[in-house]
RNA sequence: CACGACAAAGGCAAACUCAUUGAAAAAUGAGGGCGCAAAGGCACAGGUCUAAGGUCCUGGUGACUAUGAUGGCUGGUCUGCCUGAA
Numbered sequence: 001c002a003c004g005a006c007a008a009a010g011g012c013a014a015a016c017u018c019a020u021u022g023a024a025a026a027a028u029g030a031g032g033g034c035g036c037a038a039a040g041g042c043a044c045a046g047g048u049c050u051a052a053g054g055u056c057c058u059g060g061u062g063a064c065u066a067u068g069a070u071g072g073c074u075g076g077u078c079u080g081c082c083u084g085a086a
Stems, first nucleotide, its partner, number of pairs: 004082001011036002016031006034072001040078003044075003047070003053065004057060001
């Protein structure tokens, strides 16, 4: 530097439930524990989700749109614990 386990010490916490916030996606807190060796940080690229506001029309249970959301979708970037085998 890379890799990584039926290891050790610790860490995080999906679904679901309750509360709060939000137009929504979703977030935060508590419980919970499916999983995770970066499931630590960052929306830079792609993906996905939402559509308050805006635009359009055939005026609706409509279409489009991120400036919203997601790092537990992928890539990138920054940082980090442990040490068996190969």